[in-house]
Context: one part of a larger RNA
RNA sequence: CUGGGUGUAAAGGGAGCGCAGGCGGGAUGGCAAGUUGGAUGUGAAAUACCGCAGCUCAACUGCGGAGCUGCAUCCAAAACUGUCGUUCUUGAGUGGAGUAGAGGCAGGCGGAAUUCCGAGUGUAGCGGUGAAAUGCGUAGAUAUUCGGAGGAACACCAGUGGCGAAGGCGGCCUGCUGGGCUCUUACUGACGCUGAGGCUCGAAAGUGUGGGGGAGCAAACAGGAUUAGAUACCCUGGUAGUCCACACUGUAAACGAUGAUUGCUAGGUGUGGGUGGACUGACCCCAUCCGUGCCGGAGUUAACGCAAUAAGCAAUCCACCUGGGGAGUACGGCCGCAAGGUUGAAACUC
Repeated sequence: CUGGGUGUAAAGGGAGCGCAGGCGGGAUGGCAAGUUGGAUGUGAAAUACCGCAGCUCAACUGCGGAGCUGCAUCCAAAACUGUCGUUCUUGAGUGGAGUAGAGGCAGGCGGAAUUCCGAGUGUAGCGGUGAAAUGCGUAGAUAUUCGGAGGAACACCAGUGGCGAAGGCGGCCUGCUGGGCUCUUACUGACGCUGAGGCUCGAAAGUGUGGGGGAGCAAACAGGAUUAGAUACCCUGGUAGUCCACACUGUAAACGAUGAUUGCUAGGUGUGGGUGGACUGACCCCAUCCGUGCCGGAGUUAACGCAAUAAGCAAUCCACCUGGGGAGUACGGCCGCAAGGUUGAAACUC
């Protein structure tokens, strides 16, 4: 490079926005760059190929032929691609009317519970375990009642429920703000899809600030047990951290282990959000659009399974794979305060 692949065998980038690039709806006219046909010139000879011939044959050599897949110029065609116009509305977007939602940010408020502090009642235990002990308690604990402080998380509702591009989002109220869906068909008229680089977002853990906060939990650490040992599992404590602000890090089984977009292809049954019809009261019913589950046919698959939310049938663009180990390591580059991240081999070996 060709060919084949990427749910689980190696392989979908964590996610979005988007420059370049690639690809791109219906009708019609022009041009003729790509494309197609023809003509002319050139494409040296030798070699190679085919045929015939000469050395006794062959190698070798001679003659003839076809070809040299290419390039240039000219003429012609106009279906397709391209390009320049005109035009259309179904793709895309806008307007109008509604609508559901833990979507985001900021501020305020609330109750339950744990812990601590003060006070009252009250007395010898509490706590913990497989059993114990460390620990707490006559300086009055545990239990119980009242009052107070503070931090963090929001039981029930709660649902293969909802929202978000992903990460993710859950008490209540207010403000600001993003997106979706439905109906309408008024407007623009292909304005689209994808997207190497790039930029932005990105759980947890971690880092920075002589930052704030610190109730509970809890790496490290200490003690008690267990055990042959026990740098563990169990228990009693307990610091970073967990929370907030600002800045960094940029990784995860970042998973649906399934890239994005578009079209097409039997059904059945739930559920969330709309709209229309009929009944013209509601419920029920019918139709339709969007989302989210389960089952299942064709098809597909190595099988498992997937099956209109495809892993089916097609198309466009991007990313990635090419035996196991060595190794996501070394070296170098780039990024980072660091931890480290990213890019990413080889020898050797099976």

This is a predicted structure of a 350-nucleotide part of an RNA (small-subunit ribosomal RNA, central domain) from an uncultured bacterium. Its mean pLDDT, the model's own confidence on a scale to 100, is 88.